[in-house]
RNA sequence: AACGAACGCUGGCGGCGUGGCUAAGACAUGCAAGUCGAACGAAUUGGGUAACUGAUUAGUGGCGAAAGGGUGAGUAAUGGAUAGGUAACGUACCCUGUGCACCCGGAUAGCGCCUCGAAAGGGGCGGUAAUACAGGAUAAUGUCAUCGUUGACAGACGAAUGACCAAAGAUUAUUUCGGCACUUGAGCGGCCUAUCUCCUAUCAGCUUGUUGGUGAGGUAAUGGCUCACCAAGGCAACGACGGGUAGCGGGGCUGAGAGGUCGGCCCGCCACAUCGGGACUGAGACACUGCCCGGACCUCCACGGAGGGCUGCAGUAACGAAUAUUGGGCAAUGGGCGAAAGCCUGACCCAGCGACGCCGCGUGCGGGAUGAAGUCUCUCGGGAUGUAAACCGCUGUCAGGGGUAAGAAAGUCCGCUUCGGCGGAUUGAUCUAACCCAAAGGAAGUCACGGCUAACUUCGUGCCAGCAGCCGCGGUAAGACGAAGGUGGCAAGCGUUGUUCGGAAUCACUGGGCUUAAAGAGCGCGUAGGCGGAACAGUAAGCGUCCUGUGAAAUCCCCCGGCUUAACCGGGGAACGGCUGGGCGAACUGCUGUUCUUGAGGCAAGCAGGGGUGCGUGGAACUCUUGGUGGAGCGGUGAAAUGCGUAGAUAUCAAGAGGAACGCCGGUGGAGAAAUCGGCGCACUGGGCUUGUUCUGACGCUGAGGCGCGAAAGCGUGGGGAGCGAACGGGAUUAGAUACCCCGGUAGUCCACGCCGUAAACGAUGCCUACUAGGUUGCGGGGGCUCUGAGUCCUCGCGGCCGAAGCAAAAGUGUUAAGUAGGCCGCCUGGGGAGUACGGUCGCAAGGCUAAAACUCAAAGGAAUUGACGGGGGCUCACACAAGCGGUGGAGCAUGUGGAUUAAUUCGAAGCAACGCGCAGAACCUUACCUGGGUUUGACAUGCUGGAGCCCGCCCGGAAACGGGUGGGUCCUUCGGGGAACUGGCACAGGUGCUGCAUGGCUGCCGUCAGCUCGUGUCGUGAGAUGUCGGGUUAAGUCCCUUAACGAGCGAAACCCUUGCCGUUAGUUGCCAGCGGGUCAUGCCGGGGACUCUAACGGGACUGCCGGUGUUAAACCGGAGGAAGGUGGGGAUGACGUCAAGUCCUCAUGGCCUUUAUGCCCAGGGCUUCACACGUGCUACAAUGGCGACUACAAAGCGACGCAAAACCGAGAGGCAGAGCAAAUCGCAAAAAAGUCGCCCCAGUUCGGAUUGCAGGCUGCAACUCGCCUGCAUGAAGUCGGAAUCGCUAGUAAUAGCGUAUCAGCAUGACGCGGUGAAUGUGUUCCUGAGCCUUGUACACACCGCCCGUCAAGUGAUGGGAGCCGGGAGUACUCGAAGUCAGGUUGCUAACCGCCUGGAAGCGCCUGCCGACGGUAAGCUCGGUGACUGG
Repeated sequence: AACGAACGCUGGCGGCGUGGCUAAGACAUGCAAGUCGAACGAAUUGGGUAACUGAUUAGUGGCGAAAGGGUGAGUAAUGGAUAGGUAACGUACCCUGUGCACCCGGAUAGCGCCUCGAAAGGGGCGGUAAUACAGGAUAAUGUCAUCGUUGACAGACGAAUGACCAAAGAUUAUUUCGGCACUUGAGCGGCCUAUCUCCUAUCAGCUUGUUGGUGAGGUAAUGGCUCACCAAGGCAACGACGGGUAGCGGGGCUGAGAGGUCGGCCCGCCACAUCGGGACUGAGACACUGCCCGGACCUCCACGGAGGGCUGCAGUAACGAAUAUUGGGCAAUGGGCGAAAGCCUGACCCAGCGACGCCGCGUGCGGGAUGAAGUCUCUCGGGAUGUAAACCGCUGUCAGGGGUAAGAAAGUCCGCUUCGGCGGAUUGAUCUAACCCAAAGGAAGUCACGGCUAACUUCGUGCCAGCAGCCGCGGUAAGACGAAGGUGGCAAGCGUUGUUCGGAAUCACUGGGCUUAAAGAGCGCGUAGGCGGAACAGUAAGCGUCCUGUGAAAUCCCCCGGCUUAACCGGGGAACGGCUGGGCGAACUGCUGUUCUUGAGGCAAGCAGGGGUGCGUGGAACUCUUGGUGGAGCGGUGAAAUGCGUAGAUAUCAAGAGGAACGCCGGUGGAGAAAUCGGCGCACUGGGCUUGUUCUGACGCUGAGGCGCGAAAGCGUGGGGAGCGAACGGGAUUAGAUACCCCGGUAGUCCACGCCGUAAACGAUGCCUACUAGGUUGCGGGGGCUCUGAGUCCUCGCGGCCGAAGCAAAAGUGUUAAGUAGGCCGCCUGGGGAGUACGGUCGCAAGGCUAAAACUCAAAGGAAUUGACGGGGGCUCACACAAGCGGUGGAGCAUGUGGAUUAAUUCGAAGCAACGCGCAGAACCUUACCUGGGUUUGACAUGCUGGAGCCCGCCCGGAAACGGGUGGGUCCUUCGGGGAACUGGCACAGGUGCUGCAUGGCUGCCGUCAGCUCGUGUCGUGAGAUGUCGGGUUAAGUCCCUUAACGAGCGAAACCCUUGCCGUUAGUUGCCAGCGGGUCAUGCCGGGGACUCUAACGGGACUGCCGGUGUUAAACCGGAGGAAGGUGGGGAUGACGUCAAGUCCUCAUGGCCUUUAUGCCCAGGGCUUCACACGUGCUACAAUGGCGACUACAAAGCGACGCAAAACCGAGAGGCAGAGCAAAUCGCAAAAAAGUCGCCCCAGUUCGGAUUGCAGGCUGCAACUCGCCUGCAUGAAGUCGGAAUCGCUAGUAAUAGCGUAUCAGCAUGACGCGGUGAAUGUGUUCCUGAGCCUUGUACACACCGCCCGUCAAGUGAUGGGAGCCGGGAGUACUCGAAGUCAGGUUGCUAACCGCCUGGAAGCGCCUGCCGACGGUAAGCUCGGUGACUGG
């Protein structure tokens, strides 16, 4: 785009078309073929007195009924289309022309009478007509035979000869219509030929009337059409035979075309008429509404019989997704009959039904904003629907009512006629224009809106419900589901489904491919076929050109015309790609002939070679046998064991036996068609290359089938068997180990003969030929030059590498093409199913070759890219390991978590990177949880409004919140006014309620790892690459060199803070060397700036210097100097990104939820539970210790709601007290380990301190749940910790103290401070993590990936399957209806003959051949079903 459509929703009008696609299944009822009285007799009935006349009709007779109408079952050719033939034919009606129609006869329907039957239908007797039937006559240009002429034939011609065949009359009364024979034409048919005409080779051979001949029969006519005889042919890979499907064409749809698909309506042909068979009649049939027979089905019946055939028009039930009225009319067109009037006509013309299709028209037009209402949306401002409506004006199509009658009508009849015609009368089933009336009135839906694809929002829903053509949507913010609003498309339709073509170059003729995506046969020889070198001549099949006939009409196209337009219709033209015939041409192809040498082949002379086959022969190694030596192991592995060995192994020497394979040469090398071929010799033999002034003369290339060769394994028969070695045994390994490793070992491996016929049989690249840059190398030849050299140049063949152009998706290929062309063959057409099943064929078998479908998926695949990953590689880092030190894991306790419990034990955090985490401090508060008591504009904010008030003290109830009562006090002012606070109301507040997977911000981790990117350029079709790679170097993508890259940015480094040295400045609250004063003592005082220190500014370190290494580089190593040396130590600083990492309970925030509650207030409880489990810590287990006494040395902090000294009290916690200090001034404040002295003496202890009792202290409204501290008493576990695991590289680990934040109080935690102060490593094999380069990848959610097989249950399709059931086409035998033909005949018989007996002829009957249906039998083929079974 289309449709004979169907379904869903909707539906105003008209025109023109169209409408049982399924059950060629069955049909009730009506109609669809009759007509002629001018062929005939008769009957009935009118008119008439009658003669007669009119009408009607059953029958005889004639014509028609073979057309028209329907359908597509069958049919792959007995069909159709196109072009021819018929000298092998027919033809009623019609036309042309010629001639003719004489004589005579016998019947029979109807009818009358009788009779049988239910009926349908008959029977007998009598009598009758014809254009019915019959006999005779006549007859040729007719037919047959003969003859002649002609001809290639079967023919044509001939007044030649002979034989044969005809007829019908009717009539208005003068014509017309008929009859017979022949003839012409037209139209219509029969037969024949050529070409074309679907799928299947998993159908490869078919055929006996088969193929041909002779003769006969038959027909209108040819012919095996039929029969007899003879011959043995005929068809087939150019697809016979078989199977499946199908009516064919003109044409329709689609398409740019070529094609593909279809054959409904209309036209032509064919076939069929309930299924099968048969003939009759006839001009024509083997006959849709005729006959006979058989079958199935149906109807009637008096059971004896009889009848029927809608695939005609309507209609019925049935089937189905589905297809109409039992209508009107012969007015028109056409047909039959008739002289005509006319009759008949479900052909036809009309109407009805169906949006089934095409076409046309309408549902109004113009104005109309403050942009109404409603609805939707919203950032609440607005926006959209939307000039849309209302409203105002206008018009009048269609439908409605009225109304009119043009046209479709030409003819026919009558009259007249100059035969041209004129006048009058008459014919419409159906359709309906013009005109008038009225009134915007009666007339819009449907689908879509994620992309493709025009059109977007809200709500609902929450992987549900649903959508979906493909991709895909839906798991709480859905433009994709459903609804609404809006929008887009089309419009009396719109969507959906089905089907065809297109897009699809996705079967490729036009117009594709085959190295790796599907696809080159494993290789050759060669048949048919296809294709084929140079020259000349001929021919004209192909080819070109011109002409010719045909190619029906309709359709398509163009022009013109008719319906108001269009659809539709009419006229004319063009076209119809094709086929036939004729003329001309001869370049090309073909064919024929004659030549040629360049393709191909031969000959001669040489050359290389693991080419093949057979025979022989050689050495090394191995195993075995025998003997000698020898004496305990050997062998084997990652390590072992099995195994062998004192019966003497292994080792070693000698001799012998056996089988297999041939080291070095050896190669990137050679040969062969491939498979393959390797010691040496001989014999036989194939191919190749080079050279030649040699020969033949296109002998060529390819190759469907076919034939041959064909690794390994395997099979058969017979040998052989050293080594190796499937299966198998044993030993190991392992979770297991039907494996990898080890010890053995059978087939086999070897030989001969015969099978098999497959491989990643690979260059994943068929063979041949020609052409198209080079360079280099190996092998085999030939030639030139030569100074002879391992020289050089040229050339032919073979084998490799690198590469220009080109090609290619890229990888790549590139004279050995995958380039450019030609020829031929093979093969491919999404993945799986499956190279499987079935069938066929080959094979001894294994199996091979050929080769599907159902079903299923939305991919499978190629090349390359970036990542990620690897029990891949290289390089390099890190307390990563190793080397060390100290821990954890065991104990008790503290603390966090899980779990359990609970009214609640609020919530979050979850490997590293949750778990002394949020919490820098839960008795109340905090507090979010629970119980109970209250409260509702609220504890808090803002606005509006009304009203009253508010604050303080006291009393009552109550656990408090709160409720109730009572007494006192009360704003500013510019005098206009303003206004806090309280209470009631309205808006609103509030939420630690949910979603960290809607978010911002902040944070953790990779990781202080060295990376992450950009611009321009270049390369690539592109993704992308390059830069960023490579060589060095670094802590570093740090720097240097090289370089199609050159630069740049974020990171690294540096800049900043701190610490280490020095200087300068400054000198209080800090310091005190010297001077002076004072004290029991003390920088206490005067004073001082020297020192320490404080805190500000500078200096200092930069690989700067020296030597070496290195590329004259960067840099590294060593050294000097220096307080410090190669980043001096420490900190802050964290690239692009990753983990939907963490946090809605810090804060902010979208959406959702809640609103007398999930908000707010209060009391009490809980977050502190406790059989357990884990993490992080503290204290220990002791002598490097514990206890006691004494004596030292810090830093950094903090202090007014505070730090608090001295003195006094207490054994102590602490109390009392309050000096001083907003702090380099005073205080916290004692530093501790350490040191000195003493005790303890290895024990559950003078270790360890849990637990518990009692007595106290402190904070606080309050220590019961539930704080800290002190004293006395008690004195648990624990004696160094399993598997495992953590931290740390120097002022570090370890160890011992001090301070601070939080805080009323509470620290084993956190954050800081200084004290004492080690050990080990200078390596990178391994574990973990990380960086760069490279490699593989089937991964990309990226290895925690992907993915394979079994099993269980369920399901679908399909193969096999003992069988069972059904269909189809045949074969053989049998039965044998009707009927033609043939034969027989004793039955019957009007026409003719007859000598009247009869004959001829016909009818009937019988028999035979053929023969439908039926039966029997064995197969073939297709399908259904089947326990079980396969993938």
Small-subunit ribosomal RNA from an uncultured bacterium, 1431 nucleotides, folded computationally. Its mean pLDDT, the model's own confidence on a scale to 100, is 84. RNAcentral holds the sequence, with entries from Greengenes.